[in-house]
RNA sequence: AGAGUUGACCAGGCAAUCGCUAUUACUUUUAUAAAAGAAUAAUAGAGGAAAGUCCGGGCUCCUUCGAACAAAGUGCCAGGUAAUACCUGGAGAGUGCAAACUCAUGGAAAGUGCCGCAGAAAAUAUACCGCCUAAGCAUUUUAUGCCGGUAAGGUUGAAAAGGUGCGGUAAGAGCGCACCGCUUAAAUGGUAACAUUUAUGGCAGGGUAAACCCCACUUGGAGCAAGACCAAAUAGAGGAGUUAUUGAUUUUAAUCAAAUCGUGUGUUUCGAGCGAACUCCCGGGUAGGUUGCUAGAGGUAGUUGGUGACAACUAUCCCAGAUGAAUGAUUGUCCAUGACAGAACCCGGCUUAUGGUCAACUCUUAAU
Numbered sequence: 001a002g003a004g005u006u007g008a009c010c011a012g013g014c015a016a017u018c019g020c021u022a023u024u025a026c027u028u029u030u031a032u033a034a035a036a037g038a039a040u041a042a043u044a045g046a047g048g049a050a051a052g053u054c055c056g057g058g059c060u061c062c063u064u065c066g067a068a069c070a071a072a073g074u075g076c077c078a079g080g081u082a083a084u085a086c087c088u089g090g091a092g093a094g095u096g097c098a099a100a101c102u103c104a105u106g107g108a109a110a111g112u113g114c115c116g117c118a119g120a121a122a123a124u125a126u127a128c129c130g131c132c133u134a135a136g137c138a139u140u141u142u143a144u145g146c147c148g149g150u151a152a153g154g155u156u157g158a159a160a161a162g163g164u165g166c167g168g169u170a171a172g173a174g175c176g177c178a179c180c181g182c183u184u185a186a187a188u189g190g191u192a193a194c195a196u197u198u199a200u201g202g203c204a205g206g207g208u209a210a211a212c213c214c215c216a217c218u219u220g221g222a223g224c225a226a227g228a229c230c231a232a233a234u235a236g237a238g239g240a241g242u243u244a245u246u247g248a249u250u251u252u253a254a255u256c257a258a259a260u261c262g263u264g265u266g267u268u269u270c271g272a273g274c275g276a277a278c279u280c281c282c283g284g285g286u287a288g289g290u291u292g293c294u295a296g297a298g299g300u301a302g303u304u305g306g307u308g309a310c311a312a313c314u315a316u317c318c319c320a321g322a323u324g325a326a327u328g329a330u331u332g333u334c335c336a337u338g339a340c341a342g343a344a345c346c347c348g349g350c351u352u353a354u355g356g357u358c359a360a361c362u363c364u365u366a367a368u
Stems, first nucleotide, its partner, number of pairs: 001364010012334007020045006027038003047340001051351002054349005059223004064272005071219005076090005091105001092103004106214002111212002113208003128154002130150003136146004162180006181203001182201001184199006227291004236282001238281005245258005260276004298317008
């Protein structure tokens, strides 16, 4: 100097003038319906992704809970968290010269399915080209033919009865041996996934579970247009179906028990609790205001513990709540010359879009 990898931070700043929204204070108007408007002052006012709506929750409601089944989700180990399919650290596999990065990572010896074309043959698989002629039969100068043996070599393919080498054989083959691979067992290290070593067995021919399936764990559902309150208005003499039973006590009429029916906003079943009514169709009115609505699994700083995610303690701060939807315009100045892009109940993640600054590390080249 060039090429890369990883991490952190910012997202134009400052000043002035006018404008918009909320809260608080204060003055005032209307109305005495919920409630609302105007003026002045102070304070505050979109993001690192607010995007995607892919996950996990908080919160609200369904008059409620448990079990089984079904369905859905996750899938190496250990930790973190309110929780997760997220994060951190490890193991294994893969990519890269490297710094580093990636992961649909349980089970194929429980069963079923699939592997097109090509190729001889794609699974209780096969002999196309080849190799042998030892043994048996025939012919015979040689060797050839029949019978038979073979899957080591070649063809095809992503994949063809584990790979390499030596011996052996008529020629071959785990047929035998050595090493590697694989099954099983033990010891050592580690919380564990797993790793190493030793022994055993010639050894279930492969892939695929992002195919069905098996195993382990988790899960009630719907959603702020959830829900709650106030005001106003209207039409239910509308239609259909199911249940309303029995016994005991007691002066009436009530109480208790059993039966029947109903009972989470996932199917079905069972049990408990609660209730006396429940289900369906047709038609009409209102759709205005308030609340939910922002003090939190909250932010910032320090100390301690931890490899880390993070946790605890101390101190300090309040940081948008709109509702056809608020932060814009002008002027001056500074420089790193400003990209992607706007909250709508809230929070924690992941993914995608994007301009710039800083730091560390890796590789290459040149000089000292």

Bacterial RNase P class A from an uncultured Woeseiaceae bacterium, 368 nucleotides, folded computationally. Model confidence (mean pLDDT): 75 of 100. Its Rfam family is "Bacterial RNase P class A". By type it is a ribozyme.